[in-house]
A computed fold for a 107-nucleotide RNA from Nitrosomonas sp., annotated as Guanidine-I riboswitch aptamer.
RNA sequence: GUCGAUGGAAACUAGGGUUCCGAUUCCUGAAUUAAAGGUGUGUCUGGUCCAAGAGUUUCCGGUCUCGUGAUAACGAGACUCCACGGAGGGAUAAAAGCCCGGGAGAU
Numbered sequence: 001g002u003c004g005a006u007g008g009a010a011a012c013u014a015g016g017g018u019u020c021c022g023a024u025u026c027c028u029g030a031a032u033u034a035a036a037g038g039u040g041u042g043u044c045u046g047g048u049c050c051a052a053g054a055g056u057u058u059c060c061g062g063u064c065u066c067g068u069g070a071u072a073a074c075g076a077g078a079c080u081c082c083a084c085g086g087a088g089g090g091a092u093a094a095a096a097g098c099c100c101g102g103g104a105g106a107u
Base pairs, nucleotide, nucleotide: 007060008059009058010057011056012055015050016049020047021046022044023041024040026038027037028036061080062079063078064077065076066075067074068073082102084105088100089099090098
């Protein structure tokens, strides 16, 4: 100096808000009651939901080496590194460590 690889998915979590469920204020209803409905509240612990490039686990893939082998292939092992990061904007019901973004910057 050149070439190749350093990858993907799922489940979950940090976190997130408020469509839905639940909870709850007030009102209607009733009035010895209840069901049901309406308006608010996420500074309501929760369930559904969203969720990490720099979080976890698992699976798959990849690179290289070795072994078997006529070919096609099969098996085993090692590796799959590092990673500080605004403001602002965007989507969804709404927000976020989501997306813009391994961005702008910094070293």
NCBI's taxonomy places the organism under Bacteria, Pseudomonadati, Pseudomonadota, Nitrosomonadales, Nitrosomonas. Model confidence (mean pLDDT): 83 of 100.